[in-house]
């Protein structure tokens, strides 16, 4: 270096729920909030799923795959 994910330690994230706000919706961002994450960082490429004012629309990466960067320990 790659790859791989047992243990523990410090740390990160934050799913139902809820309050504000914003969107017609799917949703979003902020506060609480922890169900789980070891790429649950980033990316709508493909694929599912979903919206709607249906159209060269949209929305979701904490569904599945792919891209790109790459954080914390080191057993086998």
């Nucleotide at each position: 270096c790659a790859g791989c994910g047992a243990a523990a330690a410090g740390g990160g994230c934050a799913a139902a729920c809820u309050c504000a706000c914003c969107g017609c919706g799917a949703g979003g961002u902020g506060g609480g909030g922890a169900c789980g994450c070891a790429a649950a960082g980033c990316u709508a490429c493909g694929g599912a799923a979903c919206c709607c004012a249906u159209g060269a629309g949209g929305u979701c990466c904490g569904c599945c795959g792919g891209g790109c960067u790459c954080a914390c320990c080191g057993a086998a």